[in-house]
RNA sequence: CACCCAUCCCCGGGGAGUCGUGUGACUGAGAGGCAGGUGUAACGCCCUGCGACCCGCUGAACCUGAUCCGGUUGACACCGGCGGAGGGAGGGAGCGGUUUCACCCG
Numbered sequence: 001c002a003c004c005c006a007u008c009c010c011c012g013g014g015g016a017g018u019c020g021u022g023u024g025a026c027u028g029a030g031a032g033g034c035a036g037g038u039g040u041a042a043c044g045c046c047c048u049g050c051g052a053c054c055c056g057c058u059g060a061a062c063c064u065g066a067u068c069c070g071g072u073u074g075a076c077a078c079c080g081g082c083g084g085a086g087g088g089a090g091g092g093a094g095c096g097g098u099u100u101c102a103c104c105c106g
Base pairs, nucleotide, nucleotide: 003097004096007093008092009091010090011056012055013054014053017026018025019024033050034049035048036047037046062087063086064085068081069080070079071078
């Protein structure tokens, strides 16, 4: 010098399932917490913003195929396949670390 990188800053991406219902239960990082809007007898659903959580190319966060296929479960979950298939959101600062190769000597 280059490289790697804890961390920080700014920015961005994403989902919210099942159990008839749910101040209960399950899986999970997270299973819609708050406010507003619409609407309703009142909730709920829906929309917008914020929040929590996860993820940002070393990208299985998440989406598509998919109302998919096999096993399993009351159902979701889970295991295997599809499949390292197709898509998918990044810049900056930077503590710290010292590697690799060649040559020479023993």
The RNA shown here (TPP riboswitch aptamer (THI element)) has 106 nucleotides and comes from Sphingopyxis sp. The organism belongs to Sphingopyxis, within Bacteria. Model confidence (mean pLDDT): 76 of 100. It was read from a public genome assembly, where an Rfam model found it. It matches the Rfam family "TPP riboswitch aptamer (THI element)". A reference for the family is Rodionov et al. (2002), "Comparative genomics of thiamin biosynthesis in procaryotes. New genes and regulatory mechanisms", J Biol Chem.